Model confidence (mean pLDDT): 81 of 100. The part of an RNA shown here (small-subunit ribosomal RNA, 5' domain) has 521 nucleotides and comes from an uncultured prokaryote.
Context: one part of a larger RNA
Parts: sequence; C1' cells; structure tokens
RNA sequence: GAUUGAACGCUGGCGGCAUGCUUAAUACAUGCAAGUCGAACGGUAACAGGUUCUUCGGAAUGCUGACGAGUGGCGGACGGGUGAGUAAUGCAUAGGAAUCUGCCCAUGUAGUGGGGGAUAACUUGGGGAAACUCAAGCUAAUACCGCAUAAUUCCCUACGGGAGAAAGAGGGCCUAUACUUGUAAGCUCUUGCUAUUGAUGAGCCUAUGUCGGAUUAGUUAGUUGGUGAGGUAAUGGCUUACCAAGACUACAAUCCGUAGCUGGUUUGAGAGGAUGAUCAGCCACACUGGGACUGAGACACGGCCCAGACUCCUACGGGAGGCAGCAGUGGGGAAUAUUGGACAAUGGGCGCAAGCCUGAUCCAGCAAUGCCGCGUGAGUGAUGAAGGCCUUCGGGGUUGUAAACUGCUUUUGACAGGGAAGAAAACGGCCAUGCGUGGCUAACUGACGGUACCUGUAGAAUAAGCACCGGCUAACUCCGUGCCAGCAGCCGCGGUAAUACGGAGGGUGCAAGCGUUGUCC
Repeated sequence: GAUUGAACGCUGGCGGCAUGCUUAAUACAUGCAAGUCGAACGGUAACAGGUUCUUCGGAAUGCUGACGAGUGGCGGACGGGUGAGUAAUGCAUAGGAAUCUGCCCAUGUAGUGGGGGAUAACUUGGGGAAACUCAAGCUAAUACCGCAUAAUUCCCUACGGGAGAAAGAGGGCCUAUACUUGUAAGCUCUUGCUAUUGAUGAGCCUAUGUCGGAUUAGUUAGUUGGUGAGGUAAUGGCUUACCAAGACUACAAUCCGUAGCUGGUUUGAGAGGAUGAUCAGCCACACUGGGACUGAGACACGGCCCAGACUCCUACGGGAGGCAGCAGUGGGGAAUAUUGGACAAUGGGCGCAAGCCUGAUCCAGCAAUGCCGCGUGAGUGAUGAAGGCCUUCGGGGUUGUAAACUGCUUUUGACAGGGAAGAAAACGGCCAUGCGUGGCUAACUGACGGUACCUGUAGAAUAAGCACCGGCUAACUCCGUGCCAGCAGCCGCGGUAAUACGGAGGGUGCAAGCGUUGUCC
C1' cells in the first nucleotide's frame, strides 16, 4: 500500500446494489416450513342447494355442489440448512465396464381376455388417565391373488419361463317410466395399465494430484492371491469353506495432529503465498450410537424400530419430543437482523383441469457492514467589520471573501398532483419456432406499492465530522505543566522558555465517514 462476513471509539443527510452467528454440530417456548388427487374406491362428518314430509319447531333423503375421516395413487430421496466427521469409501482432472433407472420422449412396437378371496372406513361390544388399542360383523377399488395369452421384443442351462386395471367424455342400441330420465351391447376420443427400446439420473472401477509431524519405522490374518459356493442392480474378500503365503513401506506405509474438497476469492509485475463467507458443482451429517423397512431412488432433517443422554405429560400402570428449515428465545461471544407480506413473477409437488400446497422464491423491515453515486449551496462582496489568536504593542499580522450585505439556484428533504414496467395466459400441431383453428376485439390476475419515475409550490431553507501537525510524514505558534501528569508504530519526548504531554488559535489529510485493534498478502 492493498484486503475484510469484521469489531471498538467519536460522528452521521439521502439513494442504488450487495452482505449480515466466523463463537456453543449448545438447549430450545410459540407459529409456520409437504402435500395433493372425488376423472382410482366405498362413502357422507361439516357447509350450501334441491326434493319429500311436517305438529311449521323441524325431520328425512348423497339427489347436487362439494368433502372430514378412511382405502388407494403420486410426492414426502427434490427444494431448504449445516460443516461435526472425513487426509481418502472424499474432491479435482482424465479414462473404463460388470449395472439399475419413477416421472419424461418416440401419438415408437405388441397387448390390455377371463376369474377369485379379503380388508379399512362403518356398526356393535370391550380395555386405557392419555397415547392408543382388542374382538365380532358388513363392504369397494387403478388395493391384493390366481388362470389364460404374450411378438421379428425381453430373460434363459435353449428345455423352458415371465404381465396387466381400469377411469372419464361424446354419441347411442336397449330398458323402464311416460317425453326426458337411466344405462349394461357395440362405436369414437382422451388419460391410464403391462412388456420392450431411448434419454436422463444414479451406483461401481482405474490412473494422477490433494496439509503438518520420523522426537511416529515397521504395518497387516479376511490380511494378499486362487478355487468352489453365496450375495448384490452390478464387478469385487463383499461374505463364507478350502488351498497357497502373500500384500504395503524411506518415491514415507502405519500412527499422531489438523482439515469438508473444487470453481473461485484475496494479494503480488509475475512466480508464488494466504484463503474456501455470500453464488455454483460434489461430498458428509440431521439430539448421540446402531439397524433395517418401504420404494425407481433412502439405510430417509420435519418416516419407523432399538439403546443412550436430556426435556415434558401422567390417574405412576405408561406415554410424548428432536429448529445444523424460516422467524424467534435463553446461553456463549468483541460481534451478526423481523416471532413481517405474497404466491403477482420464476420454479417445484399433486391434479384432465379449475385449483390447492410451497418460510423454495419474490418482496418489504433492521444494520454506514461493504461498494458505488448524490447532497450539505453557488455568484458578488474590503471598512480587509466585530470577536478570537499572535505580536517587536498609539501600531501590525492572522482567522479572511470567510462573515455581514446584495442578487441567483432548488438537487436532497417537506407538501400537493399524476403514475408505471415487471403480465405471459385458449386449443391443435411441431424437436422447437413459424403455423393452423376457434373465440372475441370482451373480461380477469401485482405482494412489492400509490413504490420507482414525472410535474408543481415555498424557501438557503433540512444536512460535517474525524484523525493528525518532532523525524519517518503533508501540516506551528502561545499558554499550562515541570522526569510530575502524561505521550509513543520505531527513533524517542517531559528535570522552568516542550513545534513530541494537556488546552487554545492556526494549519494538513481524508470525508458521511474518520481513526484504533485484529486477519492475510
């Protein structure tokens, strides 16, 4: 000199854009953060409507809109947080073969036939303080299980083996009723289901690189390799039985300490050093330790089971919980924000859709924490006013064009008026765009926000500090003090004329900041 997720002291006008627990991976009150689908299903707890009955109080009825709880499907493996662990089961780069892959795509290809038995909800009864739970009975499905079939596809020892589910819309044979209802044949369309191929994502293997310590020199028995078997989606000591005795290591094994890695960031002319906040990629973790279940995907932050510590409830028999999600609280600390608004946009989940959910996200609030920009006026003005300070003291110098005076401007702020963009919406078709059809030239959707921005009104009106002045280092005098009080980054100052301490006047440097302390180059 540069840097910073900074802190502290003094001071502080505005805006834009960023950033904001670096410490205790400490404990957490409260609210919210993952739901959705009635176009899978049986149904009807609440609300609204219809219908019927009525003693006019009401009652009945799933008939309709809808829909609590339940069965079922998809999603809760994404998104969000943190960096404890990890020195290599990680990361970075470059390769590889022995694999799986929901949703998506190709309007790809081939199918979607015929049956069965249960069970929740519900009803009844029982247990329990509660959490919850037991028994009996009833019922449905895109829930579950067989049978049949399965290609120029897939698996396979070439013998053989392996699947499935329906729902909605239109029109309508027919039926009943009696003139518009219902719906079961057959038809068309849409969505789904099964098998198979692709894409994407994921798992696995290899090489090279990846902090310090030798006051850590030897380490290793599933250890190294083989064969058989098992296991996995898949290779493999991944596991196991047997056999062999290997494998790693001074090019640093093993052990100990420290640490998430990278793109990057920062500094530097570079080489290099330091660093890994925000943003992005990967990894790991979710009170601590262990385990599996479900599933395309987890050994699963807001799932389950066991053990432990802690907290809470209890009728003492037993139960409940997990903010390293967003806010917020205690604690720790030099130190780090609101228990805010909205799904309008972007994106995600579910759904045919309408839509619902979304502390992701978009916004607002707080903080000079940083960067950038703007302002605190500008012109004229000498009697060089007063006052202050200095002085060689009837005087002079300096503060100083500074003020006053006079005319000008109005950014910012105040008030008033106007006032956004961010918004795109149909359906079909296409890899995508162009395009086609329909509709109407219509309506609806903005948290931010009456915000940004624009215009007008009055008026210099609302806005400057901080550090330093011995040398390094830009900037000097007086008073006080008297090796005292004190200063100090280094040299050093102070013992009666201190440009170095304290005050004042003056000056210098930066400026809504300035200085100090810490970090790193």